Model confidence (mean pLDDT): 77 of 100. Two RNAs folded together computationally: RNase P RNA and transfer RNA, 421 nucleotides in total. Rfam match: Bacterial RNase P class A.
RNA sequence: CAGGGGGGGCAGAUGGUCGCGCUCCGGCUUUGCCGGGGUGAGGAAAGUCCCCACUCCACAGGGCGCGGUGCUGGCUAACGGCCAGGCAGGGUAACCUGCCAGCAAGUGCAACAGAGAGUAGACCGCCGCAGAUGCGGUAAGGGUGAAAGGGUGGUGUAAGAGACCACCGGCGCGGGUGGUGACAUUCGCGGCCAGGUAAACCUCACCGGGAGCAAGGCGAAACAGGUGUUACAGGGGCGGCCCGCCCUGUUGAAGCACCGGGUACGCUGCACCGAGGUGUGUGGCAACACACAUCCCAGAUAGAUGACCAUCCUCGACAGAAUGGGGCUUAUCGCCCCCCCUGGAGU
RNA sequence: UGGGGUGUCGCCAAGUGGAUCAAGGCACGGGACUUUGACUCCCGCAUUCGGAGGUUCGAAUCCUCCCACCCCAG
Numbered sequence: 001c002a003g004g005g006g007g008g009g010c011a012g013a014u015g016g017u018c019g020c021g022c023u024c025c026g027g028c029u030u031u032g033c034c035g036g037g038g039u040g041a042g043g044a045a046a047g048u049c050c051c052c053a054c055u056c057c058a059c060a061g062g063g064c065g066c067g068g069u070g071c072u073g074g075c076u077a078a079c080g081g082c083c084a085g086g087c088a089g090g091g092u093a094a095c096c097u098g099c100c101a102g103c104a105a106g107u108g109c110a111a112c113a114g115a116g117a118g119u120a121g122a123c124c125g126c127c128g129c130a131g132a133u134g135c136g137g138u139a140a141g142g143g144u145g146a147a148a149g150g151g152u153g154g155u156g157u158a159a160g161a162g163a164c165c166a167c168c169g170g171c172g173c174g175g176g177u178g179g180u181g182a183c184a185u186u187c188g189c190g191g192c193c194a195g196g197u198a199a200a201c202c203u204c205a206c207c208g209g210g211a212g213c214a215a216g217g218c219g220a221a222a223c224a225g226g227u228g229u230u231a232c233a234g235g236g237g238c239g240g241c242c243c244g245c246c247c248u249g250u251u252g253a254a255g256c257a258c259c260g261g262g263u264a265c266g267c268u269g270c271a272c273c274g275a276g277g278u279g280u281g282u283g284g285c286a287a288c289a290c291a292c293a294u295c296c297c298a299g300a301u302a303g304a305u306g307a308c309c310a311u312c313c314u315c316g317a318c319a320g321a322a323u324g325g326g327g328c329u330u331a332u333c334g335c336c337c338c339c340c341c342u343g344g345a346g347u
Numbered sequence: 348u349g350g351g352g353u354g355u356c357g358c359c360a361a362g363u364g365g366a367u368c369a370a371g372g373c374a375c376g377g378g379a380c381u382u383u384g385a386c387u388c389c390c391g392c393a394u395u396c397g398g399a400g401g402u403u404c405g406a407a408u409c410c411u412c413c414c415a416c417c418c419c420a421g
Stems, first nucleotide, its partner, number of pairs: 001343010012312007020040009042318001046329002049327005054212004061243004066208005071085005086100001087098004101203002106201002108197002123142002125138005150168006169193001171190008216268004225259005234248004276295008313316001348420007357373003375391005397413005
């Protein structure tokens, strides 16, 4: 210098004028208005794909079923997330990707082609017998297929074949060494090899009760009734079933529950205190944890966060909070910084 | 805001693991019949199932992520 890999950051800037939401202070003629101060979208606020907080179903119990996750160790409130490691695949490398348990538990599936497709198989070929067609042997070679039941060499044979032997690959069992572990490595024994598919049923391990802030609570307004319940009642706790346990709540329909009907307003949940942000230090490879200091950081309910002007530049992408938080995924014009790899040239 | 569902030819649609060719009807195009038209008959019409990636020998179908549309609720 060229090409590439990984990580992090920014998301036009500055000034002026006008305007909007929330909030604080002050004033006034106080359901509001005026003046001043403060504050006001994102890295994804998005998709709603996961997990959780929170709320209601009394507590959230057991079994079957159903659903989810799936190498190991750790982190976390939790997770299908993150970090570190192992293995497999890709790349010269930096590095990237992986639904990465089990098909030597059982069951299923494999069209067409092909002789044969799962305790195999005789179409061509090879060999033997018989004088051709035939019968028998044979899985070395050919052919079909996505896939044809270890590979190479030898012994052996009529021809062949793990039939036997050596080496290699792979598998199972037992042991040693290293590692917390996944696993790596090594030794011995074994039978000749056990094919693919679990994002097929299934098995194993672990996890999961349901619903969602339009949850839920309070107030106001409005409306049409019906049904069940005489007691171990009725109703509820499951969205499939069963069991167990319990809750509600009245004394005879004026109660309770369900169905139907009506309403579409206000307050709350909800926006000061949190699994909170920033900085420093310590521990840890890291994710992260702990300690100290410091900060308070949008918040509506038809829903604010905008418009214009000037200057500058690299001429500005995707996109807009609605209960809150942690992740993943997807969209994104461009710019900046750091580390690393490969190749070339020079010193 | 939350929850649920559906996408297959121009329209309605079957197929939800099985390859062969993704049924069928309407519409459309061509032909036959007819003097002509309709009816009827014959033939054709999906390089691909909303898009992308994956699993598999093989995907409309199974898995993941997106896109569009529809429905429900206090």